[in-house]
The prediction has a mean pLDDT of 84.
This is a predicted structure of a 530-nucleotide part of an RNA (small-subunit ribosomal RNA, 5' domain) from an uncultured rumen bacterium.

Context: one part of a larger RNA
RNA sequence: GGAUGAACACUAGCUACAGGCUUAACACAUGCAAGUCGAGGGGCAGCAUGAUUCUAGCUUGCUAGAAUUGAUGGCGACCGGCGCACGGGUGCGUAACACGUAUCCAAUCUACCCAUGGCUCGGGGAUAGCCUUUCGAAAGAAAGAUUAAUACCUGAUAGUCUUACCUGGAGACAUCUUCUGGUAAGUAAAGAUUCAUCGGCGAUGGAUGGGGAUGCGUCCGAUUAGCUGGUUGGCGGGGUAACGGCCCACCAAGGCGACGAUCGGUAGGGGUUCUGAGAGGAAGGUCCCCCACACUGGAACUGAGACACGGUCCAGACUCCUACGGGAGGCAGCAGUGAGGAAUAUUGGUCAAUGGGCGCGAGCCUGAACCAGCCAAGUAGCGUGAGGGAUGGCGGCCCUACGGGUUGUAAACCUCUUUUGCAGGGGAAUAAAGUGCGGGACGUGUCCCGCUUUGUAUGUACCUUGCGAAUAAGCAUCGGCUAAUUCCGUGCCAGCAGCCGCGGUAAUACGGAAGAUGCGAGCGUUAUCC
Numbered sequence: 001g002g003a004u005g006a007a008c009a010c011u012a013g014c015u016a017c018a019g020g021c022u023u024a025a026c027a028c029a030u031g032c033a034a035g036u037c038g039a040g041g042g043g044c045a046g047c048a049u050g051a052u053u054c055u056a057g058c059u060u061g062c063u064a065g066a067a068u069u070g071a072u073g074g075c076g077a078c079c080g081g082c083g084c085a086c087g088g089g090u091g092c093g094u095a096a097c098a099c100g101u102a103u104c105c106a107a108u109c110u111a112c113c114c115a116u117g118g119c120u121c122g123g124g125g126a127u128a129g130c131c132u133u134u135c136g137a138a139a140g141a142a143a144g145a146u147u148a149a150u151a152c153c154u155g156a157u158a159g160u161c162u163u164a165c166c167u168g169g170a171g172a173c174a175u176c177u178u179c180u181g182g183u184a185a186g187u188a189a190a191g192a193u194u195c196a197u198c199g200g201c202g203a204u205g206g207a208u209g210g211g212g213a214u215g216c217g218u219c220c221g222a223u224u225a226g227c228u229g230g231u232u233g234g235c236g237g238g239g240u241a242a243c244g245g246c247c248c249a250c251c252a253a254g255g256c257g258a259c260g261a262u263c264g265g266u267a268g269g270g271g272u273u274c275u276g277a278g279a280g281g282a283a284g285g286u287c288c289c290c291c292a293c294a295c296u297g298g299a300a301c302u303g304a305g306a307c308a309c310g311g312u313c314c315a316g317a318c319u320c321c322u323a324c325g326g327g328a329g330g331c332a333g334c335a336g337u338g339a340g341g342a343a344u345a346u347u348g349g350u351c352a353a354u355g356g357g358c359g360c361g362a363g364c365c366u367g368a369a370c371c372a373g374c375c376a377a378g379u380a381g382c383g384u385g386a387g388g389g390a391u392g393g394c395g396g397c398c399c400u401a402c403g404g405g406u407u408g409u410a411a412a413c414c415u416c417u418u419u420u421g422c423a424g425g426g427g428a429a430u431a432a433a434g435u436g437c438g439g440g441a442c443g444u445g446u447c448c449c450g451c452u453u454u455g456u457a458u459g460u461a462c463c464u465u466g467c468g469a470a471u472a473a474g475c476a477u478c479g480g481c482u483a484a485u486u487c488c489g490u491g492c493c494a495g496c497a498g499c500c501g502c503g504g505u506a507a508u509a510c511g512g513a514a515g516a517u518g519c520g521a522g523c524g525u526u527a528u529c530c
Base pairs, nucleotide, nucleotide: 001530002529003528004527006526007525008524010522013382014381015380016379017378019375020374021340026338027337028336030335031334032333035082036081037080040079041078043075044074047073048072049071050069051068052067053066054065055064056063057062058061089293090292091291099217100216101215102214103213104212105211108210109209113206114205115204116203118201119200120199121155122154123153124152131144132143133142134141135140161186162185163184164183165182166181168179169178170177171176191198192197219265220264221263226256227255228254231253232252233251234250236248237247238246268290269289270288271287272283273282274281275280295316296315297314298313299312318329319328320327321326346372348371349370350369354368355366356365357364358363385416386415387414388413395407396406397405398404421467422466423465424464425463426462430457434453436451437450438449439448440447441446442445474519475518476517477516478515479500480499481498485514486513487512488511489510495502496501
């Protein structure tokens, strides 16, 4: 000098864009953060509509009220499907194939999506809900009766599927792989509807996303020198989507290490960021990719995918409820609270856009996201006026030979402008698509045209009219390094200080004043890195 997720002192006008618990992975009140589908199902608690009956008023067929009815719209709870493994948070652990890069899997899986060519035929038994009853303070649980499905089970059929065997060809990297043909055995399906469609099953291929293996790279310590028993390898099995001591039985005695094993400490890794001419050095906050974790430890279930942040079970600590028998909970999601700390924000708005989940769709949900609020904590831009105006006022300060110097064109005064400000008026883009209505094309689910409708931010940005210099400057320093000096006070005191050093009666170094210098909505100090 540059830099920072900074903090502190003093000061502070505006706009835009970025940023905001670095400490206690400490504990958490409250609200929200994952639902959706009635075009899978039985139903009907609540709402609305219709129908029927009764009552009242009468205008004699409509008004009001009550009851009944799943009949219709729809729908709490329930069964079922899909999602909840994404998105969002944090950096505890991890020195490791965790990450980066490169290669390989002839040792592998992949829901939804796309393409191709097939299939969608029969039967059955339950169960939740509802109802009845019981237990319990509650959380909740039990028994009985009854019922449905795209829930469950079963029969048939089937292939380029699976397994075993046979035959022939091709390939590779040891085990092997692939293709053609044949035989045997095995495994499928689900319907709904407004009749437009939406689905279901098995097969192959693709796409996407994972899983695994290996080479190289990846902090400090030798005041850590030896480490290792499933350890190293083999054979056979189990397990897995798959390879493998991953696990197990048996056999052999190996394997790693001064090219640093083992042990200890520290740490998420990378893209990147800061600095530097570079080589390097330091860092890994925001954004993106990967990994790990979800009160602590362990475990599996479901599922295409988890050993699952807002799922389950067990143990532990903590907090809460209790009728003392027993129960409930997990903000390292968004806000917010306490604590810790030098220190870090609102218990805000909207799904309008982008994206995600479900749904045929309309749509619903979305603290993802987009916005707004707070904070000079950063970067950039703008302003606090411009021109004229004197041999130079008053005041302050300094010198003095009493003439002066300086503040200083600064002010006053004249002319002008209006960024900004205040008041008034106008007023967006972000909307593309989609929905609804009408029409058309190709030729059956797609596309096109016209009209209509949908904007949180927002009456915001922006534009314009009027008014009036009006609303807007500080901080640090002035001995040398280092740009900028004099007076007064103090008297080794009070104090200053980054280093050298100032201060003991003429202090350019302390304190004040005047002046000057530097930067400027900031400026200085502290901390850390180069």